[in-house]
Molecule: small-subunit ribosomal RNA
Organism: uncultured bacterium
RNA sequence: GACGAACGCUGGCGGCGUGCCUAACACAUGCAAGUCGAACGGGGGUAGCAAUACCCCAGUGGCGAACGGGUGCGUAACACGUGAGGAACAUUCCUUCCGGUGGGGGAUAGCCGGCCUAACGGCCGGGUAAUACCGCAUACGCUGUUCGGGGUGCAUACCCUGGAUCGGAAAGCAGCAAUGCGCCGGAAAGGUGCCUCGCGGCCUAUCAGCUAGUUGGUGAGGUAAUGGCUCACCAAGGCGACGACGGAUAGCUGGUCUGAGAGGAUGAUCAGCCACACUGGGACUGAGACACGGCCCAGACUCCUACGGGAGGCAGCAGUGGGGAAUAUUGGACAAUGGGGGCAACCCUGAUCCAGCCAUGCCGCGUGAGUGAAGAAGGCCUUCGGGUUGUAAAGCUCUUUCGACGGGGACGAUGAUGACGGUACCCGUAUAAGAAGCCCCGGCUAACUUCGUGCCAGCAGCCGCGGUAAUACGAAGGGGGCUAGCGUUGUUCGGAAUUACUGGGCGUAAAGCGCGCGUAGGCGGUGAUCCAUGUCAGAGGUGAAAUCCCGGAGCUCAACUCCGGAACUGCCUUUGAAACGGGAUCGCUAGAGUCCGAGAGAGGAUAGCGGAAUUCCUAGUGUAGAGGUGAAAUUCGUAGAUAUUAGGAAGAACACCGGUGGCGAAGGCGGCUAUCUGGCUCGGUACUGACGCUCAGGCGCGAAAGCGUGGGGAUCAAACAGGAUUAGAUACCCUGGUAGUCCACGCUGUAAACGAUGAGUGCUAGUUGUUGGGGUAUUUAUACCUCAGUGACGAAGCUAACGCGAUAAGCACUCCGCCUGGGGAGUACGGCCGCAAGGUUAAAACUCAAAGGAAUUGACGGGGGCCCGCACAAGCGGUGGAGCAUGUGGUUUAAUUCGACGCAACGCGAAGAACCUUACCAACCCUUGACAUGGGUAUCACCGGAGCCAGAGAAGGCUCCUUCAGUUCGGCUGGAUACCACACAGGUGCUGCAUGGCUGUCGUCAGCUCGUGUCGUGAGAUGUUGGGUUAAGUCCCGCAACGAGCGCAACCCUCGUCUUCAGUUGCCAUCAGGUUAAGCUGGGCACUCUGAAGAAACCGCCGGUGACAAGCCGGAGGAAGGUGGGGAUGACGUCAAGUCAUCAUGGCCCUUACGGGUUGGGCUACACACGUGCUACAAUGGCGUUUACAGAGGGCUGCUAACAUGCGAAUGCAAGCAAAUCCCAAAAAGACGUCUCAGUUCAGAUUGCACUCUGCAACUCGGGUGCAUGAAGCUGGAAUCGCUAGUAAUCGCAGAUCAGCACGCUGCGGUGAAUACGUUCCCGGGCCUUGUACACACCGCCCGUCACACCAUGGGAGUUGGUUCUACCCGAAGACGGUUUGCUAACCCGCAAGGGAGGCAGCCGGCCACGGUAGGGUCAGCGACUGGGGUGAAGUCGUAACAAGGUAAC
Repeated sequence: GACGAACGCUGGCGGCGUGCCUAACACAUGCAAGUCGAACGGGGGUAGCAAUACCCCAGUGGCGAACGGGUGCGUAACACGUGAGGAACAUUCCUUCCGGUGGGGGAUAGCCGGCCUAACGGCCGGGUAAUACCGCAUACGCUGUUCGGGGUGCAUACCCUGGAUCGGAAAGCAGCAAUGCGCCGGAAAGGUGCCUCGCGGCCUAUCAGCUAGUUGGUGAGGUAAUGGCUCACCAAGGCGACGACGGAUAGCUGGUCUGAGAGGAUGAUCAGCCACACUGGGACUGAGACACGGCCCAGACUCCUACGGGAGGCAGCAGUGGGGAAUAUUGGACAAUGGGGGCAACCCUGAUCCAGCCAUGCCGCGUGAGUGAAGAAGGCCUUCGGGUUGUAAAGCUCUUUCGACGGGGACGAUGAUGACGGUACCCGUAUAAGAAGCCCCGGCUAACUUCGUGCCAGCAGCCGCGGUAAUACGAAGGGGGCUAGCGUUGUUCGGAAUUACUGGGCGUAAAGCGCGCGUAGGCGGUGAUCCAUGUCAGAGGUGAAAUCCCGGAGCUCAACUCCGGAACUGCCUUUGAAACGGGAUCGCUAGAGUCCGAGAGAGGAUAGCGGAAUUCCUAGUGUAGAGGUGAAAUUCGUAGAUAUUAGGAAGAACACCGGUGGCGAAGGCGGCUAUCUGGCUCGGUACUGACGCUCAGGCGCGAAAGCGUGGGGAUCAAACAGGAUUAGAUACCCUGGUAGUCCACGCUGUAAACGAUGAGUGCUAGUUGUUGGGGUAUUUAUACCUCAGUGACGAAGCUAACGCGAUAAGCACUCCGCCUGGGGAGUACGGCCGCAAGGUUAAAACUCAAAGGAAUUGACGGGGGCCCGCACAAGCGGUGGAGCAUGUGGUUUAAUUCGACGCAACGCGAAGAACCUUACCAACCCUUGACAUGGGUAUCACCGGAGCCAGAGAAGGCUCCUUCAGUUCGGCUGGAUACCACACAGGUGCUGCAUGGCUGUCGUCAGCUCGUGUCGUGAGAUGUUGGGUUAAGUCCCGCAACGAGCGCAACCCUCGUCUUCAGUUGCCAUCAGGUUAAGCUGGGCACUCUGAAGAAACCGCCGGUGACAAGCCGGAGGAAGGUGGGGAUGACGUCAAGUCAUCAUGGCCCUUACGGGUUGGGCUACACACGUGCUACAAUGGCGUUUACAGAGGGCUGCUAACAUGCGAAUGCAAGCAAAUCCCAAAAAGACGUCUCAGUUCAGAUUGCACUCUGCAACUCGGGUGCAUGAAGCUGGAAUCGCUAGUAAUCGCAGAUCAGCACGCUGCGGUGAAUACGUUCCCGGGCCUUGUACACACCGCCCGUCACACCAUGGGAGUUGGUUCUACCCGAAGACGGUUUGCUAACCCGCAAGGGAGGCAGCCGGCCACGGUAGGGUCAGCGACUGGGGUGAAGUCGUAACAAGGUAAC
């Protein structure tokens, strides 16, 4: 795009078409084929007195019924289409022509009478007519036989014509008549039918052989006619890979649909042909049938019956049931067109013409038009402003198609006749009046929002949507498309170059047979002549009509119809051409082959020979091990192994040479010698003369393993055994070891049989190596040329890319093989082969939306290279063991609030839970609320303070004191409080997987990108890789790249040196004063210091090294040396990392509660487990004494000196200080003395008593002090952490939070080490490279068994059915043959009786449908059980494959 469609929703009108695709299933009822009285006798009716006239009718007879109409079962066929032929034929009716139509005869139905019968129907007797029937006559034509003449043809022969002879006809009717219609013989024409042939159009080879009337001949029969059509005899043929035979399917064609075409699909309606008529068989009649509405028989079914017997055939038109997704009225008329009969009038006609039903299709029309912004209302959305529906509606103006109503009214009909039909059409009237839906809106694909739902319900053509913000589900609003339709489903063509003729492929995607020889077939060098088969051109015939196309015409247009043209790409005949293909003939030598001369070689076969090695045996020497492995063990060995020496035996394989070297068709071939033998190459150019190439079938060869028989058996070695390994280990490793490995003969016939590349021929740049041969030149060692091989690179070209590239995967030709998504499956069934194993040929159901190739970027690897990091190593100190502290898990609980979970949760949020905090629990309370904004009313205060009552308190009651500001003095303004009502408040409720912000982590790792250019079909690459170098993508050099950005570095802060400036609260060298001591005082700013500004370091200098670079190494100088130390600073990104409980925020949820208040409790629980710490275990220590030396901080609700009291915590009193001034404040490790190795003078848990501080309040549940008590613990298993220098370790000090509470955290300084060979290994990271079946990216992917569910399928004892074949039995009807003793009008003989000819019945025979028996073939259904296969969110066992996948894979 199309449809004979169907289904869903919807539906105004008209025109023209179409309408059982399924059950060729069964059919009630009516109709569909009759007609003729001018063929015939007769019967009835009407009119008439009658004669008679008219009408109707059964029967005899004639014609028709073989057409028209239906259907598509069968049929793969001369059935159809097309083109020829019939010298092998028939023909009613119609037309034309020639000739004729004489004279006789006997019956019979109807009818009448009788009889039988339920019916259908039948029997007997009597009589009767014809255009019914039968002889005879006649015979131009005609037919048979025969004798001539002429013509033609490829031909059996045919045509024309003459003679003889045999045979054969007829019917009348009407009319007053003319005449008309008939009848008989023959001829012709047209038409129809029959027969024959060439060519054409389906699937299957898992159908390969078929055939006995089969193929042919002779003769006969039969037919209208040819013919095995039939029969007898004879011969043995005929068909077939150019697909016979079989199976399955199917009416064929013009055409129809689609397509650019070529094709593909199809065969409704219309038209041509065929076949069929309940199923099967058969003939009769006839011009024509083996007959849809005829006959006979058989069968099934239905109906009637008096049970004896009968009747029937809608695949005609309607209609019914049934089947089905599905297909109409039991209509009108013969008016038209046509058909039958008839002289005609006329009759018949479900053909036909019309009408009815159905949106079933095509076509046309309408459902209004103009104006109309307050952009109405309503709906929907909203950022709440508005937007949109939308000029849409309403309103105003106008029109009336269609429809409705009223009136007129055809053509179709040349004279009559109109079913359609009061139809088409015309006129008038009224009113916007009666007339719009369907699908879609994620992409493809035009069209977007809200709500509902929450992997549910559902959608879906493909991809895919839906798990709480769905443009994808459902609804709504809006939009898009088409429109009386719109969607869906089905089928078919296109797109699909996706079967490729036009017009594809086969190295790796599917696809080259393992290799050769060769048959059929296909293709084929060169010159000439001829033929004309292909080919080309002209002409003629045909190619039905309709359809399609073009031009016109008619319905108002269109659809539709009509006219004309073109076309129908085909077939046949004929005339020509001869280039090409083909054929014939004669030549040629370039292809191919032969010959001669040389050559290389693991080419093949057989026989013989050789040495090394291995194992075994014998003997010697010799002694305790050997062997084997990652390590071991099994094993061998004191009965003497291994080792070593000598000798012997056996079998197998041939080191070095040895080589991308050689040979062979492939498989394959390797010691040496001999014999036999195949092929190849080079040179010569003597010979043949296209002898060639390829190759379906066919035949042969064909590694390893395997099989059979017989040998042989050294090594190695499936199976097997043992030892190990392991969770297991039916493996990898080890020790043994049998088939086998070897030989002979036979079989098997497969391999990643690979170059994953069929064979042959020609052409198309180069460079370089090598094997074999030849030639030329010279300088004798080379160079060049050439043929045949074998490699590497590479131009053009090709390729999806990789790659190939004269050894093509380039450009061409020829031939063969093969492919057509993955799985199922190279499987099943069948066939063939095989001893078996198995091979070969080779499907389907079902299932998936992929499977696959090449390349790219990543990621990963028990791949590789380079490099870095307290990553390892080297060290120091810890953790893990103890007690305690703290956090977490778990458990418990009314609650033990919540979050954080590998690194990167766990002294984390929390810089500090007794109340508060607090979010949790229990109880008691409040409901516009503790808090914000808005309205109304009331008050002028509110607030604040004090007291009392009861209560756990909140809340409540009572009493007292106090009483805002401005003011125009008005509750007027501001403000406040209380009450009321509603909007609302409020939520640490949920979602960190809806979010913002902030943060962690890889990682302070050196990376991450862009623009332009270039390369690539592209993804992408290049740059960013490479050579060096660096802490660094840091820098240098090179380079199809050149530049740039974010990162690195630097700029910032701090510490280290110096300078300048400035000196108070800091400092004190100098001067003076002064003290018990003291910068205490004057004074000073030199120094220290403070805090501001600068300087200084850059591989700058020297040497070496490197490439003359970047840089590196060493040195000098310097406070500092190679980023001087530290900090801040965190690229693109990753982890849906963390946080809705800091805050903010979308959505959802609660609203007398999930909000708010209060008291008490809990977060502090405790069998246990883990993390992080503190204190220790002691002598580098404890205790005592002694007194030195910091830095950085904090301080008014504060730090608190001094003094006093107390053993002490502390308390009392009380200076100073908002701080370089005063205070906290004592720094501690240090030094000296003592203790002497012990659970201690270590350690301090735990517990008791007594105090102290903070605070409303220390019971649950704080800190501190004193006295007393004195637990575990004697250096910590496996494992594990930190640290590279002012670091670790060790020592104290301060601060935040804070009423109080620090072993935590954040800072500060004091003392102050050890070690680093080095980068093999562990972990993490960077760059390059490699492999990949990974991309959610190895925490990846993925395989097989088992278990479960479902699905289709193979086998299967059998069983059921279809179809077909063979043999036999039976044998209806029927035609044929025979017989005919029964019966018999016409003709013959006969006076007659009778006889004859002929006929009928009967009987016999062969043929034959249905049926039966037996046995085969084939297909299908079912089938206990069984085999594998497929599919299925979360089953079991292992880990086979992908990385070197952890034993390379296949």